[in-house]
RNA sequence: GGCCGUAUAGCUAAGUGGAUAUAGCAUGCCCUUCCUAAGGGCAAGGUCCAAGGUUCGACCCCUUGUACGGUCG
Numbered sequence: 001g002g003c004c005g006u007a008u009a010g011c012u013a014a015g016u017g018g019a020u021a022u023a024g025c026a027u028g029c030c031c032u033u034c035c036u037a038a039g040g041g042c043a044a045g046g047u048c049c050a051a052g053g054u055u056c057g058a059c060c061c062c063u064u065g066u067a068c069g070g071u072c073g
Stems, first nucleotide, its partner, number of pairs: 001072007010025004018056001027043005049065005
């Protein structure tokens, strides 16, 4: 340098054109217990990597860039 993949909550992931973007773990509060653990409930937490484009509508499709990983030379 060429090609391919990944980028979504503190962490790990789902979601592949239409909704207020989901789950598990972690965190806070509550219930239960003599206490702890386990179990149950609730809450908070996201400008969906960035900038453009397509579309009535984009986390999702297209382009470019950035970061990381892989591969070829």
Model confidence (mean pLDDT): 80 of 100. Predicted 3D model of a 73-nucleotide RNA (transfer RNA) from Volvox carteri f. nagariensis. Taxonomically the source falls in Volvox carteri (Eukaryota, core chlorophytes, Chlamydomonadales, Volvox). It is recorded under the gene name tRNA-Arg-CCT-3-1. It matches the Rfam family "tRNA". Rfam describes the family as follows. Transfer RNA (tRNA) molecules are approximately 80 nucleotides in length. The family's RNA type in Rfam is transfer RNA. Gene Ontology term of the family: triplet codon-amino acid adaptor activity.